[in-house]
RNA sequence: GAACGCUGGCGGCGUGCCUAAUACAUGCAAGUCGAACGAAGAGCUCUUGGUAUUCGUACUGGGAGUUUCUUAGUGGCGAACGGGUGAGUAACGCGUUGGUGACCUGCCCCGAAGUGUGGGAUAACACCUGGAAACGGGUGCUAAUACCCCAUGUGGUCAGUGGCUUUUAGAAACCACUGUCUAAAGGUCUUCGGAUCGCUUUUGGGAGGGGCCUGCGUCCCAUCAGCUAGUUGGUAGGGUAAUGGCCUACCAAGGCAGACGACGGGUAGGGGACCUGAGAGGGUGAUCCCCCACAAUGGAACUGAAACACGGUCCAUACACCUACGGGUGGCAGCAGUAGGGAAUAUUGCACAAUGGGCGAAAGCCUGAUGCAGCAACGCCGCGUGUGCGAUGAAGGCCUUCGGGUUGUAAAGCACUUUUCUGAGGGAAGAGAAAGGACGGUACCUCAGGAAUAAGUCUCGGCUAACUACGUGCCAGCAGCCGCGGUAACACGUAGGAGGCGAGCGUUAUCCGGAUUUACUGGGCGUAAAGCGCGUGCAGGCGGUUAGGUAAGUUGGAUGUGAAAGUUCCUGGCUCAACUAGGAAAUGUCGUUCAAUACUGCCAAACUAGAGGACGGUAGAGGAAGGUGGAAUUCCCGGUGUAGUGGUGAAAUGCGUAGAUAUCGGGAGGAACACCAGUGGCGAAGGCGGCCUUCUGGGCCGUUCCUGACGCUAAGACGCGAAAGCGUGGGGAGCAAACGGGAUUAGAAACCCCGGUAGUCCACGCUGUAAACGAUGCAAACUUGGUGUUGGAGGCGUAAAAACCUUCAGUGCCGCAGCUAACGCGAUAAGUUUGCCGCCUGGGGACUACGAUCGCAAGAUUAAAACUCAAAGGAAUUGACGGGGACCCGCACAAGCAGCGGAGCGUGUGGUUUAAUUCGAGGCUACGCGAAGAACCUUACCUGGGCUUGACAUGUACGUAGUAGGGAGCCGAAAGGUGACCGACCUUCGGGAGCGUACACAGGUGCUGCAUGGCUGUCGUCAGCUCGUGUCGUGAGAUGUCCGGUUAAGUCCGGUAACGAGCGCAACCCUUGCCGUAUGUUAUACGUGUCAUACGGGACUGCCGAUAUAAAAUCGGCGGAAGGCGGGGAUGACGUCAAGGUCAGCAUGGCCUUUAUGUCCAGGGCUACACACACGCUACAAUGGCCGGCACAAUGGGUCGCAAAACCGCGAGGUGGAGCCAAUCCUCAAAGCCGGUCUCAGUUCGGAUUGCAGGCUGCAACUCGCCUGCAUGAAGCCGGAAGUUGCUAGUAAACGCAGCGUCAGCAAUAGUGCGUUGAAUACGUUCCCGGGUAUUGUACACACCGCCCGUCACGUCAUGGGAGCUGGCAACACCUGAAGUCGGUAUCCUAACCCUAACGGGAGGGAGCCGCCAAAGGU
Repeated sequence: GAACGCUGGCGGCGUGCCUAAUACAUGCAAGUCGAACGAAGAGCUCUUGGUAUUCGUACUGGGAGUUUCUUAGUGGCGAACGGGUGAGUAACGCGUUGGUGACCUGCCCCGAAGUGUGGGAUAACACCUGGAAACGGGUGCUAAUACCCCAUGUGGUCAGUGGCUUUUAGAAACCACUGUCUAAAGGUCUUCGGAUCGCUUUUGGGAGGGGCCUGCGUCCCAUCAGCUAGUUGGUAGGGUAAUGGCCUACCAAGGCAGACGACGGGUAGGGGACCUGAGAGGGUGAUCCCCCACAAUGGAACUGAAACACGGUCCAUACACCUACGGGUGGCAGCAGUAGGGAAUAUUGCACAAUGGGCGAAAGCCUGAUGCAGCAACGCCGCGUGUGCGAUGAAGGCCUUCGGGUUGUAAAGCACUUUUCUGAGGGAAGAGAAAGGACGGUACCUCAGGAAUAAGUCUCGGCUAACUACGUGCCAGCAGCCGCGGUAACACGUAGGAGGCGAGCGUUAUCCGGAUUUACUGGGCGUAAAGCGCGUGCAGGCGGUUAGGUAAGUUGGAUGUGAAAGUUCCUGGCUCAACUAGGAAAUGUCGUUCAAUACUGCCAAACUAGAGGACGGUAGAGGAAGGUGGAAUUCCCGGUGUAGUGGUGAAAUGCGUAGAUAUCGGGAGGAACACCAGUGGCGAAGGCGGCCUUCUGGGCCGUUCCUGACGCUAAGACGCGAAAGCGUGGGGAGCAAACGGGAUUAGAAACCCCGGUAGUCCACGCUGUAAACGAUGCAAACUUGGUGUUGGAGGCGUAAAAACCUUCAGUGCCGCAGCUAACGCGAUAAGUUUGCCGCCUGGGGACUACGAUCGCAAGAUUAAAACUCAAAGGAAUUGACGGGGACCCGCACAAGCAGCGGAGCGUGUGGUUUAAUUCGAGGCUACGCGAAGAACCUUACCUGGGCUUGACAUGUACGUAGUAGGGAGCCGAAAGGUGACCGACCUUCGGGAGCGUACACAGGUGCUGCAUGGCUGUCGUCAGCUCGUGUCGUGAGAUGUCCGGUUAAGUCCGGUAACGAGCGCAACCCUUGCCGUAUGUUAUACGUGUCAUACGGGACUGCCGAUAUAAAAUCGGCGGAAGGCGGGGAUGACGUCAAGGUCAGCAUGGCCUUUAUGUCCAGGGCUACACACACGCUACAAUGGCCGGCACAAUGGGUCGCAAAACCGCGAGGUGGAGCCAAUCCUCAAAGCCGGUCUCAGUUCGGAUUGCAGGCUGCAACUCGCCUGCAUGAAGCCGGAAGUUGCUAGUAAACGCAGCGUCAGCAAUAGUGCGUUGAAUACGUUCCCGGGUAUUGUACACACCGCCCGUCACGUCAUGGGAGCUGGCAACACCUGAAGUCGGUAUCCUAACCCUAACGGGAGGGAGCCGCCAAAGGU
């Protein structure tokens, strides 16, 4: 360097296989020189033959020449450059600085001197021949700038001798002389003078290039801590251009390096630079430039100036291809291109015109280097998709409160422009004398045409710019984090609108930043993660005072270098910009040199304040060993003595008549040391406690003296180190894991009890850990104070003391400043500083696994990752909670009275049943509740029958006069239908009302009380709940509202950083009790008032005493009808509830329904009945039942009503109708009292149930009303050792008012009122329940109905172990050993030189063979 999704007009400049260094078809990418050489061919010129002849010529030969052309071969130069890639490499590989006196350098430049004489071969070629091919073999001929010998020797090499001065750690270099060895090639042109290109002296110098050495820098892992035999050095030799264990032999052994990280493992090409960042840093190493490495994999050399060579050679291996099966061939990490891999990366293009390179004398040839073009929005930059006017604010869309708003000057329309586009014409620079341009008919210019050819993408809950509607309904989906979605989604999807950017937009990946979150700049460690359990101490780090020297660090100047590009700044060139050119600057742990000397270092000298020593005192559970003492427990022996003892919440196991416990005497043994004893002492920590002796460590105080920085800290190391545990041997009284038994318990593997073994004790070893804690490393210095205590010294004081003052060393408490998140710390710092060490970096996984070390073992030390969560944590705050503590209150308990729970019945609920048994209410706070009255109605439910603008409302339009309405009769269960007949109202005379039709709409007790209003229940008539200002706190918050009293009360008083205020409390209101006044229709005994109404008074701790802070107040008393709130009611703070209850009282958003979920009607149901619960009634009887007589209330209601008297009926009731719109009439209590009867029984108790006969209401009492009479006469004899309710005085309890409301009637025993009779008890606050206040703990905040732990079952994922099995990498050992260099050998071959007349021999060379090394392979 991107990729993916959607979209896409143009141009410029760049960039483009990050993966498979995987495999490659095809073409091209390195040739050139005929002026080095022979040869061959073609052409041309000249010449000469032959044949044919149309005499023009055609065909076919020979010779000479030829700067005409071609080229297979010999030869030269190049091919080591250029181009590609990043596999390997953690290295002198790279970067930077030096060195080379240890070196090389073709072509190029400068200088010097030469270029003489000879010789032998060999390709090509010809012939023969092998092979499919690749490729050869043999014989013969030939040339050179190919090869060889000799000569010359400026010069050079080597050896020797002498000299010279300089330098170095040291070897050298230089000069002179002597000796030795050592050169060459020619080509072309020529005016024949020479010119030019070459060649040689492996000559001297230079330029450029290279080799080698070197200081410094260069990733991660210590769960890699020791590595190493060519290893370290020396000597000699070999090798190289050259140093060197680079190689070989010998010698030495040790050497070398290492916590400043060796060795090992992993990863990686390095740098200039690039991205980011304020910087310091962090990350990266594409394109461009420099260096390195590599060329299918591995090894090797040859040639050459240079290679161990990308397009050369040889060998091995793998792969692929050809084959005639014998054998051969190949290497795109060159440019294109193919396959494969992958999320992904381009044309098998043009040209050598330019730049550069190779060859050539040159022309020129070659050049996938390069210049261009093509593809790709991959990046950067620039331009465009029009501009102006244009409001009925068009249409359409969307929203809407229906008014409108918005899209929006946007469009249309009118006018204009032509960048771009299309067409036509012209047309470059790039090219240094001429010609020659791939790009290219390109850039650019001119003309014409026509708004024409050109806009998307993401987002719109917060972060973060931008909002509505619909759909969906924890579904579908979204999401970077927080989080959206469960029926009103600004968060999903769509639409409209809006916002951002714009030929792009969004997503994903990666890096830096924010992150001071690894902190050098720039963090921390009491409780958040973090001080090693403690000491001794080597290395290391740091180090007192004074002056001197030095100049290593340090600082300053000069200078060299730090390639170019890049970066920054200034200029310039493409119309601008990107891009590009010129100039300047910056970038370093660098080198050289000069200077400075404060600080640090080093050297030498001195000092005494740090440190140490001497002397004199002193306290102590400091340590080790030995000895010794008494008390107590247990056991043993003996005595006394008898039935229990022991133990617990209560028991039991246990012990005891075989004599316990208890008690007395004697004895044994082990362990621990009461009192003293103290935030007292000692010790480094762990820790140390009877007394005595011995040995021994450390501290403190005092005074002078001595040494003279000897110090501080401390990685690694070494030592000590509670308890438990382990080993060996002792010991064993008590205690006591394990274990046994008894209890407790649902269980009890626990707590409690009875026993009891290891162990606890001693000796010697091991272990090495603790909440080893002050959760606070060691050392030093500095910084207001107060008050205890221990040890010492001085002063003062005393008879001696004590006390007091000063001071040193310890040990506590409280506090200033300061610090701290707060809590807190505060001279014993957690303050202010310095030095050194250790440690931390989100929670879990994990004080774990693996590895290593230690250990007898148990285990210890060191110490991860995968995976998973969005938190974990600290301190403090407000609440809530606690089987925490403190205070207080309440019929909360207790003390009492009456009940419920058992029976029958009534009512409600659950359940069941049903066509329906309509719905709601559910602990307290649902269940005689909504319902203050279900036979029809009510009624919402069920069955069946009807209606569809509707049973009801409003509007608009049209219609309507015998209209609206009534209606006998008929059909029908009714609704309803039909229907003779009767028959309207207002009016301004238009009409209205009514009715009918149609359209809007009505209707819904359908859903949601978790969308709501309102109302209401509950805590609770509990005493609380808040605010303003101030103050305190970083803050949440606190204070006030707390504390001491007091109260029914946050009531009041006092104290007080609070002072005030509000809602609550209290009071104000009603009622009742006493009195007064006024009035008197109804009351009346006629006088009036105990009655009624209205208005006042009265009570306020007022007075006295006691207690008290002489405050509030409390207690007692006075007077009073009433006394400390006189009794009762109304009145209900902020708020809580699973979001309490109610959409069915009403209202209401949304949803649903519209010939039905609306509406009308009939019948049924809500009244069912195995059962369960709740609330009641009546009873079970003698304090009673029944009968008779007698007495006393109050609240109320009444005209569709209450109803008297009188009469009828046993009675319910009937007839009746006086009176009453009410203090007037209706209107009358019962328990009670008196008398009688019953006599304890299922009864003269009790009344259920049932039968018969009646009455009343009503359209109608069958389902399903009430009442009366007669008859029937059930259960039940006071209700559980469960549980539970109400009540504290005119209260409970009992009694009635046939009160009242609802209501035709009534299932009312309910609800709500009224009066009559009228008790008992409260010691007290331990306990149960509820509440209040302050306090304490908290891991709770949905607030204990909280939170939360572990096992188990099933499934998924990650990791460890696991008998083993398997793959890869590296190393080592042995075997085999290719090519090849080197060495050897003398089997074969051999032109040049030497000897010889020759044969032959020699030197040298080659082949073969042998050896060392050695890739790969095998085991």
Predicted 3D model of a 1419-nucleotide RNA (small-subunit ribosomal RNA) from an uncultured prokaryote. The coordinates come from a structure-prediction model, not an experiment, and the mean pLDDT is 81. RNAcentral holds the sequence, with entries from ENA. Its Rfam family is "Bacterial small subunit ribosomal RNA". Gene Ontology terms of the family: ribosome and structural constituent of ribosome.